Transfer RNA from a Pyrinomonadaceae bacterium, 74 nucleotides, folded computationally. Lineage of the source: Bacteria > Acidobacteriota > Blastocatellia > Blastocatellales > Pyrinomonadaceae. Its mean pLDDT, the model's own confidence on a scale to 100, is 81. It matches the Rfam family "tRNA". About the family: Transfer RNA (tRNA) molecules are approximately 80 nucleotides in length. The sequence is in RNAcentral, with records from ENA and MGnify. RNAcentral records the identical sequence in 2 taxa.
[in-house]
RNA sequence: GCGGGCGUAACUCAAUGGUAGAGUGUCAGCUUCCCAAGUUGGUAAUACGGGUUCGAUUCCCGUCGCCCGCUCCA
Numbered sequence: 001g002c003g004g005g006c007g008u009a010a011c012u013c014a015a016u017g018g019u020a021g022a023g024u025g026u027c028a029g030c031u032u033c034c035c036a037a038g039u040u041g042g043u044a045a046u047a048c049g050g051g052u053u054c055g056a057u058u059c060c061c062g063u064c065g066c067c068c069g070c071u072c073c074a
Base pairs, nucleotide, nucleotide: 001070002069003068004067005066006065007064010024011023012022013021018054025043026042027041028040029039030038047063048062049061050060051059
């Protein structure tokens, strides 16, 4: 330099055009003599910018970061 993959909640993963979900975590309540366990509720996210579309996490372009492969020079 070229090609490919990935980027969603504090963490691990879903959702592939039409209400952004789950588990773990965390906070509060209930339960218990206390703890643990259980249970109910809350909590918080689409890497960034632009385009297409009535509508974008999803499709297109660019940028950034991470990973893999190839090539050239030294």